[in-house]
RNA sequence: GCGUCAGAACCGGGAGAAUCCGGUGGGGUCAACACCCCGACUGGUGCCGAAGGAGCAACCGCCCCGGUAAACUCUCAGGCGCAAGGACCGUUCUGGCAG
Numbered sequence: 001g002c003g004u005c006a007g008a009a010c011c012g013g014g015a016g017a018a019u020c021c022g023g024u025g026g027g028g029u030c031a032a033c034a035c036c037c038c039g040a041c042u043g044g045u046g047c048c049g050a051a052g053g054a055g056c057a058a059c060c061g062c063c064c065c066g067g068u069a070a071a072c073u074c075u076c077a078g079g080c081g082c083a084a085g086g087a088c089c090g091u092u093c094u095g096g097c098a099g
Stems, first nucleotide, its partner, number of pairs: 002099001003097007011090003018045001020044005025038005046080003052076001053074003059067003
């Protein structure tokens, strides 16, 4: 110096899907009827997949059966304006392994 695995960073990048419909509460405007607003609470419908979770083909052991991957599948969880989060990629640092 190279390879590989893992960890850390106030580092760089990083997708999808409703600013949907009600109820409650709060606030604003108005003489009144009424209208408007809210990262609030709650219910419903539709939707998304890239935290997490679950499922399996080949393969391995092999008697039943068991083990086992993903960005695939499911959508339990999570999410559907911005922000935040975000698998993963890169950078830097640290450590393990092997030559």
Predicted 3D model of a 99-nucleotide RNA (Glycine riboswitch aptamer) from a Paracoccaceae bacterium. It was read from a public genome assembly, where an Rfam model found it. The model forms 91% of the base pairs in the Rfam consensus. Rfam family: Glycine riboswitch aptamer. For this family Rfam cites "A glycine-dependent riboswitch that uses cooperative binding to control gene expression" (Mandal et al., Science, 2004). Gene Ontology term of the family: glycine biosynthetic process. The coordinates come from a structure-prediction model, not an experiment, and the mean pLDDT is 77.